A computed fold for a 73-nucleotide RNA from a Candidatus Microgenomates bacterium, annotated as transfer RNA.
Taxonomically the source falls in Candidatus Microgenomatota (Bacteria, Bacteria candidate phyla).
The coordinates come from a structure-prediction model, not an experiment, and the mean pLDDT is 81.
[in-house]
RNA sequence: GGCAAGGUAGCCAAGGUGGUCACGGCGGGCGCCUGAAGAGCGUCAGAUACUGGUUCGACUCCAGUCCUUGCCA
Numbered sequence: 001g002g003c004a005a006g007g008u009a010g011c012c013a014a015g016g017u018g019g020u021c022a023c024g025g026c027g028g029g030c031g032c033c034u035g036a037a038g039a040g041c042g043u044c045a046g047a048u049a050c051u052g053g054u055u056c057g058a059c060u061c062c063a064g065u066c067c068u069u070g071c072c073a
Stems, first nucleotide, its partner, number of pairs: 001072007010026003019056001028044005049065005
């Protein structure tokens, strides 16, 4: 340099049919429970890499940029 896959909460991760409250796990706050803690149960908060385009409407489609991984040279 070329090609491919990917970037979604503090971490991991699903979704892709354009419109709903963005699924879930770990972690965190609060409560229940306990003598206290742990476990368990309930509940709450937090996320679509960036820029532009298409569209009534974009995490999703299109283009570019950045970053990560793999393959080729």